A computed fold for an 84-nucleotide RNA from Lophiostoma macrostomum CBS 122681, annotated as transfer RNA.

RNA sequence: GGGCUGGUAGCUCAGUGGUAGAGCGGCAGGCUGCAGUAUCCAACGGCUUCCUGUAGGUCAUGAGUUCAAUUCUCAUUCAGCCCU
Numbered sequence: 001g002g003g004c005u006g007g008u009a010g011c012u013c014a015g016u017g018g019u020a021g022a023g024c025g026g027c028a029g030g031c032u033g034c035a036g037u038a039u040c041c042a043a044c045g046g047c048u049u050c051c052u053g054u055a056g057g058u059c060a061u062g063a064g065u066u067c068a069a070u071u072c073u074c075a076u077u078c079a080g081c082c083c084u
Stems, first nucleotide, its partner, number of pairs: 001083007010024004018067001026054005033047002036044002060076005
């Protein structure tokens, strides 16, 4: 220098023209179990299992095409791989 793939929530990723999503994580609530506060009950707070709800996004950046772009086109940028 050339080519290919990728950049979407805190993390890992799906979505490929028509309302941006999942799992994990965060927050709130409920539940199960455990031990603690010298004993029992209550209460309190802690850890834990499972469930429910909820918040969180300039879809890398800019331009173009389109009624409509995360999605298609071009340029740029960052990461990985290959060739020279």

The sequence is in RNAcentral, with records from ENA and Rfam.
Its Rfam family is "tRNA". The family's RNA type in Rfam is transfer RNA. About the family: Transfer RNA (tRNA) molecules are approximately 80 nucleotides in length.